[in-house]
Context: one part of a larger RNA
RNA sequence: GGACGAACUUUAGCGGCGUGCUUAACACAUGCAAGUCGAGGGGGGUUUUUGGGCAACCAAGAGCUCACCGGCGAACGGGUGCGUAACACGUGAGCAACCUACCGAGUUGUGGGGGAUAGCCGGCCCAACGGCCGGGUAAUACCGCAUACGUUCUCUUUGGGACAUCCUGAGGAGAAGAAACCCGCAAGGGACAAUUCGAGGGGCUCGCGGCCUAUCAGCUAGUUGGUGCGGUAACGGCGCACCAAGGCGAUGACGGGUAGCUGGUCUGAGAGGAUGGCCAGCCACAUUGGGACUGAGAGACGGCCCAGACUCCUACGGGAGGCAGCAGUGGGGAAUCUUGCGCAAUGGCCGAAAGGCUGACGCAGCGACGCCGCGUGCGGGAGGACGCUCUUCGGGGUGUAAACCGCUGUUGCCCGGAACGAAACUCCACUUUCGAGUGGAUUGACGGUACCGGGUGAGGAAGCGCCGGCUAACUCUGUGCCAGCAGCCGCGGUAAUACAGAGGGCGCGAGCGUUGUCC
Numbered sequence: 001g002g003a004c005g006a007a008c009u010u011u012a013g014c015g016g017c018g019u020g021c022u023u024a025a026c027a028c029a030u031g032c033a034a035g036u037c038g039a040g041g042g043g044g045g046u047u048u049u050u051g052g053g054c055a056a057c058c059a060a061g062a063g064c065u066c067a068c069c070g071g072c073g074a075a076c077g078g079g080u081g082c083g084u085a086a087c088a089c090g091u092g093a094g095c096a097a098c099c100u101a102c103c104g105a106g107u108u109g110u111g112g113g114g115g116a117u118a119g120c121c122g123g124c125c126c127a128a129c130g131g132c133c134g135g136g137u138a139a140u141a142c143c144g145c146a147u148a149c150g151u152u153c154u155c156u157u158u159g160g161g162a163c164a165u166c167c168u169g170a171g172g173a174g175a176a177g178a179a180a181c182c183c184g185c186a187a188g189g190g191a192c193a194a195u196u197c198g199a200g201g202g203g204c205u206c207g208c209g210g211c212c213u214a215u216c217a218g219c220u221a222g223u224u225g226g227u228g229c230g231g232u233a234a235c236g237g238c239g240c241a242c243c244a245a246g247g248c249g250a251u252g253a254c255g256g257g258u259a260g261c262u263g264g265u266c267u268g269a270g271a272g273g274a275u276g277g278c279c280a281g282c283c284a285c286a287u288u289g290g291g292a293c294u295g296a297g298a299g300a301c302g303g304c305c306c307a308g309a310c311u312c313c314u315a316c317g318g319g320a321g322g323c324a325g326c327a328g329u330g331g332g333g334a335a336u337c338u339u340g341c342g343c344a345a346u347g348g349c350c351g352a353a354a355g356g357c358u359g360a361c362g363c364a365g366c367g368a369c370g371c372c373g374c375g376u377g378c379g380g381g382a383g384g385a386c387g388c389u390c391u392u393c394g395g396g397g398u399g400u401a402a403a404c405c406g407c408u409g410u411u412g413c414c415c416g417g418a419a420c421g422a423a424a425c426u427c428c429a430c431u432u433u434c435g436a437g438u439g440g441a442u443u444g445a446c447g448g449u450a451c452c453g454g455g456u457g458a459g460g461a462a463g464c465g466c467c468g469g470c471u472a473a474c475u476c477u478g479u480g481c482c483a484g485c486a487g488c489c490g491c492g493g494u495a496a497u498a499c500a501g502a503g504g505g506c507g508c509g510a511g512c513g514u515u516g517u518c519c
Stems, first nucleotide, its partner, number of pairs: 001519004006515003010511001013374006019367002021332001026330003030327003035072003040069002043066010079285003089209007098202003103198008111145001113143002120135006151176011181190003211257003218248003223245008260282004264275004287308005310321004338364001340363003346360001347358004377407004387398004411460001412456006421446001426441006463508005468489003474503005484491002
C1' cells in the first nucleotide's frame, strides 16, 4: 500500500447492487417450512336437484368436506461444518465385478379366479397417548392358476475374442416367472406387465496431487495371502470356517496435533504466500450413541426402534419432544437482521386437467457492513466589511470566503400520468400433413414502485483525521520531566511547529480514524 462476512469511536442527505452469528454442532416459546391424486376404492358428515311420501324419512344424481385403504412424492429442495488426513476431495483412467423409479425410442402382452383387511357398525379398557374384541365391506391393496416375444437358470451344438477366473454372436432341449384397470356416447386419452436400447443419476476400484510434528521409530492378529461357504446390485477379509506366515515402514509406517475438499478469493511483476464467508460442485452431519425397516433410491433433519442427557404433561400407572429449515426468543459475544408479502415469475412434487402444496424462490423490511453513483449549489461580487487570529503596530491571514446581484432545479417535498418483467397452461374461434399452427380472452407479490411530466424553492443535506522526522501541512497562548503524547525514532525539567486550546494549513470525504487478521 492492498484486502475484509469485520468490530469500536465519531459523524451522517439519497439511490442501485451485493452482503449480514466468524462465538455456544448452546438451549429453544409460537407460527409456518411436503404434500397431492375422487379420472384407483369403499364409507362418514353436509348442501342441493329429481322422484315417492302430509311429515319423519327413503331412493337416485350432483357439489363441498372429513378421516381411511391405495398410488406417487416425502432419499429432492433448504441448513450446518461437528466429525473426517480418508479414494473424503481434485484430476485422469477402469468395472470382462454393478444398480437405476420417473423420462425418451422399440418389441410383446393385460385371460380367468380367490381369500382378506382398514374405514364403518356394535361392545369394552384408558387421565392422556392410545388400545382390545366381535360383525361386515371395496380397490390400480393382497394371493394362486393360465399364457411367455424378450428375460433368468440348467444341459447342449457351433462361430469369434480375450485379461487367469472368462467375454460375446447364432441355435436346440428342459425348467421358472407377468399384468389393472380408469375417464369418455364414441373416437380417443391416461394407466399396467415383461423385456431391449438410450438419457440422466448412482455404486465400486486404481494412478497422481494437496497440512504440521521424529521431543511419535517401529506398527499389525481379520493382521497379509490362499481354499471353501455366506453376503451384496456388484468385486473384495465385507463376514465366517480351515490352511499358510505374512503385510506396512526414514520415499516417514504407527502415533499425536490441526483441518471439511475443490472451482475459486486476497496479495504479489511473477514465482510464491495466505485463505476456502457469499455463489457453484463433491463430502459429512441432523440432541448424543447404536440399530435396522420401507423403498428404484435412505441406513432417512421436519420416519421408526433401543439406550443416554435434557425439557414438558400426568389421575404417578404412564406418555410427549428434538429450529445445524424460515422468521423469532434466551444465552454466549467486540459483533451479525423482520415472529413481513406473494406463489405473479423461475424451479420442484402430485394431478388427464382445472388446480393444490412449496419460508425453494421472487420481493419487500432492518444495518454506511461493502462496492458503485449522485447531492449538499452555479456565475458575478472589495486592494478586501464584521468577527477571530498573527504582528516588527506599518500591517498580514482567514478571503470571493460572506453580505449583495443574477441564475439553475440534480436531490428533497407536493400534484398528475405510469410500466417491462406475461408468455404460457387453460378456454373460445379458425387452420391442420393430426405432430401441431394462427388469432382472441385470462393471470403481477414487488407496486401506484421504477420511470416520465408539472409545481415549489438555495431552500432540508459535512464531517473526520492529521500538521517534529518517516509524511503533505506552522504560528500564538497555556503547561513546566507536571499534565500528557507516542506506529518507530522519541517529545515535556520556562520562549514545546511533538502535551492542551486557538487561528491557519494538509489529507480524505458521507464518511473519517482506531483495532484485529492476511499478503